Small-subunit ribosomal RNA, 5' domain from Solanum aculeatissimum, 486 nucleotides, folded computationally. It matches the Rfam family "Bacterial small subunit ribosomal RNA". NCBI's taxonomy places the organism under Eukaryota, Streptophyta, Spermatophyta, asterids, Solanum.

[in-house]
Context: one part of a larger RNA
RNA sequence: GGAUUAACGCCAGCGGCAUGCUUAACACAUGCAAGUCGGAUGGGAAACACUAGAAAUAGUGUUUUCAGUAGUGGAUGGGUGAGUAACGUGUAAGAACCUGCCCUUGGGAGGGGAACAACAACUGGAAAUGGUUGCUAAUACCCUGUAGGCUGAGGAGCAAAAGGAGGAAUCCACCCGAGGAGGGCCUCGCAUCUGAUUAGCUAGAUGAUGAGGUAAUAGCUUACCAAGGCGAUAAUCAAUAGCUGGUUCGACAAGGUGAUCAACCACACUGGGAUUGAGACAUGGCCCAGACUCCUACGGGAGGCAACAAUGGGGAAUUUUCCGCAAUAGGUGAAAUCCUAAUGGAGCAAUGCCACAUGGAGGUAGAAGGCCCACGGGUCAUGAACUUCUUUUCUCGGAGAAGAAGCAAUCACCGUAUCUGAGGAAUAAGCAUCGGCUAACUCUGUGCCGGCAGUUGCGGUAAUACAGAGAAUGCAAGCGUUAUCU
Numbered sequence: 001g002g003a004u005u006a007a008c009g010c011c012a013g014c015g016g017c018a019u020g021c022u023u024a025a026c027a028c029a030u031g032c033a034a035g036u037c038g039g040a041u042g043g044g045a046a047a048c049a050c051u052a053g054a055a056a057u058a059g060u061g062u063u064u065u066c067a068g069u070a071g072u073g074g075a076u077g078g079g080u081g082a083g084u085a086a087c088g089u090g091u092a093a094g095a096a097c098c099u100g101c102c103c104u105u106g107g108g109a110g111g112g113g114a115a116c117a118a119c120a121a122c123u124g125g126a127a128a129u130g131g132u133u134g135c136u137a138a139u140a141c142c143c144u145g146u147a148g149g150c151u152g153a154g155g156a157g158c159a160a161a162a163g164g165a166g167g168a169a170u171c172c173a174c175c176c177g178a179g180g181a182g183g184g185c186c187u188c189g190c191a192u193c194u195g196a197u198u199a200g201c202u203a204g205a206u207g208a209u210g211a212g213g214u215a216a217u218a219g220c221u222u223a224c225c226a227a228g229g230c231g232a233u234a235a236u237c238a239a240u241a242g243c244u245g246g247u248u249c250g251a252c253a254a255g256g257u258g259a260u261c262a263a264c265c266a267c268a269c270u271g272g273g274a275u276u277g278a279g280a281c282a283u284g285g286c287c288c289a290g291a292c293u294c295c296u297a298c299g300g301g302a303g304g305c306a307a308c309a310a311u312g313g314g315g316a317a318u319u320u321u322c323c324g325c326a327a328u329a330g331g332u333g334a335a336a337u338c339c340u341a342a343u344g345g346a347g348c349a350a351u352g353c354c355a356c357a358u359g360g361a362g363g364u365a366g367a368a369g370g371c372c373c374a375c376g377g378g379u380c381a382u383g384a385a386c387u388u389c390u391u392u393u394c395u396c397g398g399a400g401a402a403g404a405a406g407c408a409a410u411c412a413c414c415g416u417a418u419c420u421g422a423g424g425a426a427u428a429a430g431c432a433u434c435g436g437c438u439a440a441c442u443c444u445g446u447g448c449c450g451g452c453a454g455u456u457g458c459g460g461u462a463a464u465a466c467a468g469a470g471a472a473u474g475c476a477a478g479c480g481u482u483a484u485c486u
Base pairs, nucleotide, nucleotide: 001486002485003484004483006482007481008480009479010478013356015354016353017352018351019349020348021314026312027311030309031308035072036071040069041068043066044065045064046063047062048061049060050059051058052057079267080266081265088192089191090190091189093187094186097184098183099182102180103179104178105177106176107175108174110144111143112142113141119134120133121132122131123130124129149158150157151156163172164171165170194238195237200230201229202228206226207225209223210222211221212220242264244262245261246257247256248255269290270289271288272287273286292303293302294301295300320346322345323344328342329340330339331338359389360388361387362386369380370379371378372377394423395422396421397420398419399418403413430475431474432473433472435456436455437454441470442469443468444467445466451458452457
């Protein structure tokens, strides 16, 4: 000099685009962040219409809504970096595997049955939440028949399906095969920080066989057997750390770093466990134990912001308890919809980068005033005043988008951007430095005092080095200091 998720001091006009807890993976009040489907299904409630009736009421139809059964999605999206020195990541290869939704393709969906919620009645409990009896539907469950599949090795054995909408055509859904796409699991070569003041480590530890187990390979697990396996090419142990694309500095080589964005991994109060499922050992699911917080009728219960906002705490330090699903995208649904703190936006912060402005032209009586002076003058200085011009910005009016796709409708941002009229130089400059390094000098005060300082060093009576003033220099809506890297 360059760089930074920076902070601090002084100062501060505006716009665009970015970025914003680096510390306590500390604790979290409140709100919201994952629902959806009535075209799978039986009920409860409400409203309206029609029919019957003298009425109570009953029936039918339509609409809305509530919880339940069933389906699908809650394994995505969003956050964090604690752990991890590892096939975790990066790169290059591989085989013994799985795959919901999606695409292509070949077939199929026969016949029966029994329940359980909801609901009703009774009942336990303060609550959370139950218990008993009875009824009921289905794309929920079971049996049976069938099979170009699987197992198997000579006999054979095993395994499927569901309907819904419509007047219909047809559409959507279902089951079994085959192939694909995308996704995932696993194996392996090489690479991946420091310490030898860590030299030996290892008992499922290394291998074989049998058995079990997995989607699959495998000491993955187990019984028996063998005596192996790793290590100065650094095992083991300890310390530190998410890895990469990138980013930063540098001419390169090298070094530092791993915020934002993207890919992978790990985690979800701490530790363990499985269930469901195509997929989890599951952040807003379950169970157990622990710490903590809360409720309690003391018997027992509830919770998990490293989602978005917000709060306390820590800290030099980091924002709103905002708007909308209009766009993009995801879930669900036949669809209209619905949901989405993803996302799109607005708000706050000079935190950064970029852009613009704070006026332009003329103007010597070289004005007043400040400072210096050899008292002649010099300088601030064409600077101001004054004359004239302009209006980026600013203030007040008018018009007013694109972003929306397909006729129409629908816009959070937003009456925003932009265009245009009027007004008036009007609303807008600071910070640091000035002995050398290093661009920029004099006076006054002080007198080794008070002070300065990155370094060399200044200050003890003429200090260009301290303090003030005037002048000057550098950068500029910023400037300087501190911290870290190069």